[in-house]
Predicted 3D model of a 72-nucleotide RNA (transfer RNA) from a Candidatus Pacearchaeota archaeon. The coordinates come from a structure-prediction model, not an experiment, and the mean pLDDT is 82.
Formats: sequence, C1' cells, structure tokens
RNA sequence: GCCUCUGUAGCUCAGUGGUAGAGCGGCUGCCUUGUAAGCAGUAGGUCGGGGGUUCAAUCCCCUCCGGAGGCU
Repeated sequence: GCCUCUGUAGCUCAGUGGUAGAGCGGCUGCCUUGUAAGCAGUAGGUCGGGGGUUCAAUCCCCUCCGGAGGCU
C1' cells in the first nucleotide's frame, strides 16, 4: 500500500428495511437472625462520526475514525 471481517446497554453478544433485545452485571422490594442463593419489579442506548438512497435505515451505498486478521 491492497483485501476481508468487525464497532449495538457497564461486559459478552443477537437483531440484515417498519417504534432496539437477551444473558450476566446495577438498583429496589420479598424471603433470611444476617449474608449468599432464590423470586418479583425496575433503570440504563444520539446502534462509532458525517453524508447519501428510501415514505421509512442498526440494516443498503459513499467517506472518515477505532479494532482484528490476511497478502505484498
């Protein structure tokens, strides 16, 4: 220098055009003499930045930034 993959909640990851989800974690309550476990509830997101296509974009296209791998 070129190619591929990847960026979504605190962490690990789903979601491939129609109002963004799970597990773990956090908080509150119940239970317990107390803690853990268990049960119930609840909060937390400009979907990496910008632009484009579309009635509508996390999803498609362009570009930039970060990460991983490969080729030379």
Background: It matches the Rfam family "tRNA". The family's RNA type in Rfam is transfer RNA.